[in-house]
RNA sequence: GGGCCUUUAGCUCAAUGGUAGAGUACUGCAUUGACAUUGCAGGGGUAGUUGGUUCGAUCCCAACAAGGCCCACCA
Numbered sequence: 001g002g003g004c005c006u007u008u009a010g011c012u013c014a015a016u017g018g019u020a021g022a023g024u025a026c027u028g029c030a031u032u033g034a035c036a037u038u039g040c041a042g043g044g045g046u047a048g049u050u051g052g053u054u055c056g057a058u059c060c061c062a063a064c065a066a067g068g069c070c071c072a073c074c075a
Base pairs, nucleotide, nucleotide: 001071002070003069004068005067006066007065010024011023012022013021018055026042027041028040029039030038048064049063050062051061052060
């Protein structure tokens, strides 16, 4: 320098062009002598950034950024 992949709740991931979910974690209550487990309830994200397409984008396109893999070059 070239190519490809990834970027969604604290963490691991899902889904879909029509305004985002699961598990786990966290908080409260019940249960216990206490802890753990279990049950119930609850809070938490606008989707890496910017721009574009569209009536409407997290989902399509582009650039940039970060991380990863491969190749090339130099040494």
Transfer RNA from Candidatus Pelagibacter sp., 75 nucleotides, folded computationally. The coordinates come from a structure-prediction model, not an experiment, and the mean pLDDT is 80. The sequence is in RNAcentral, with records from ENA. Its Rfam family is "tRNA". Rfam links the family to the GO term triplet codon-amino acid adaptor activity. The family's RNA type in Rfam is transfer RNA. Taxonomically the source falls in Candidatus Pelagibacter (Bacteria, Alphaproteobacteria, Candidatus Pelagibacterales, Candidatus Pelagibacteraceae).